This is a predicted structure of a 318-nucleotide part of an RNA (large-subunit ribosomal RNA, domain IV) from a Candidatus Aenigmatarchaeota archaeon. The source organism's lineage runs through Archaea, Nanobdellati and Candidatus Aenigmatarchaeota. The coordinates come from a structure-prediction model, not an experiment, and the mean pLDDT is 84.
Context: one part of a larger RNA
RNA sequence: CCCAAUCUAAGGAAAUCGGCAAAUUAGUGGUGUAUGUUCGCUAGAAGCCAUGCCUGUUACUUGCUAGUAGCAGGCCACAGUUACAAGGGGCAAGCGACUGUUUAACAAAAACGAUGGAGACUGCUAAAGCGAAAGCUUGAGUACAGUUUCUUAUGCCUGCCCAGUACUGGUGUGUCAAGCCCUGUUUCAACAGGAAGAAGCCCCAGUAAACGGCGGCAGUAACUCUGACUGUCGUAAAGUAGCGUAAUCCCUUGCCGUUUAAUUAACGGCCUGUCUGAAUGGCUUAACGACUUGCCCGCUGUCUUGGGUUGGUACCCA
Numbered sequence: 001c002c003c004a005a006u007c008u009a010a011g012g013a014a015a016u017c018g019g020c021a022a023a024u025u026a027g028u029g030g031u032g033u034a035u036g037u038u039c040g041c042u043a044g045a046a047g048c049c050a051u052g053c054c055u056g057u058u059a060c061u062u063g064c065u066a067g068u069a070g071c072a073g074g075c076c077a078c079a080g081u082u083a084c085a086a087g088g089g090g091c092a093a094g095c096g097a098c099u100g101u102u103u104a105a106c107a108a109a110a111a112c113g114a115u116g117g118a119g120a121c122u123g124c125u126a127a128a129g130c131g132a133a134a135g136c137u138u139g140a141g142u143a144c145a146g147u148u149u150c151u152u153a154u155g156c157c158u159g160c161c162c163a164g165u166a167c168u169g170g171u172g173u174g175u176c177a178a179g180c181c182c183u184g185u186u187u188c189a190a191c192a193g194g195a196a197g198a199a200g201c202c203c204c205a206g207u208a209a210a211c212g213g214c215g216g217c218a219g220u221a222a223c224u225c226u227g228a229c230u231g232u233c234g235u236a237a238a239g240u241a242g243c244g245u246a247a248u249c250c251c252u253u254g255c256c257g258u259u260u261a262a263u264u265a266a267c268g269g270c271c272u273g274u275c276u277g278a279a280u281g282g283c284u285u286a287a288c289g290a291c292u293u294g295c296c297c298g299c300u301g302u303c304u305u306g307g308g309u310u311g312g313u314a315c316c317c318a
Base pairs, nucleotide, nucleotide: 002312003311004310005309006308007307008306010304011303014302019299027051028050029049030048031047036041038153052075053074054073055072056071057070058069059068060067076080088297089296090295091294092293093292094291095289096288100112101111116151117150118149119148120147121146122145128137129136130135155283156282157281159214160213161212164211165210166207167206168205169204170203172202174201175200181194182193183192184191215233216232217231218230219229242276243273254270255269256268257267258266
């Protein structure tokens, strides 16, 4: 020097990507408790006070020991849950409703699941799955059931488009194979032509909580700007409600405000986001989270800035 502990004047996050690590808090009794809320909770919110020992004594309980709640007086300390054990707290956002599950040995999460919602198939010798088959599972179940796909509590909602693809349906003069039938030819095998004609294709419809998609240009209001309004092109339909510089390309450290002495951070607003957006769900939301982000109080060797002590390595000697 290193490892593990412990103490540290004054300051108290100035350290650092970031309070990482450490420190603070801690038990019990009493009191008291905001905002929000799905009225259950939030909540041990926060905050404040008390706490030891000795003597005497009261009430209750009790078979005894003991226990609970007190009353009066006294003793010691800086400190009485004196050791051990034993929550730091608050505010505001994002995501996910929650408890749960996961990459055994670098990831515990916003990922998976989930209760709820929705669609499709299925009347039982069901549909679906496994198997070459026999047969088996679902299920010794029966549509309040089973299989499968999507989305995720609750609350308010879920807009327009069936042109493309897909699926479903259709008493359709279209097309349409082999075989059968008819005609011709032929000794036979065969060959040529025709009629009739299934599914499918074509055609006609339906379906978007199916795959998916959801526009330009120009002009216009008593200063300017803007454009409720108008014209035109054009589509299957031209993005509705909501949210919005966002976990959302760039411009971007957007602009304004709060916070700081100073902030590319954070929060609240504004907003053309020419790549936001509605079960590929949209927007909120109490509670919850070893999740992510910002701030405040307390606290501290994280730091200013080092130092001391103990133990173990190391090192020296035998």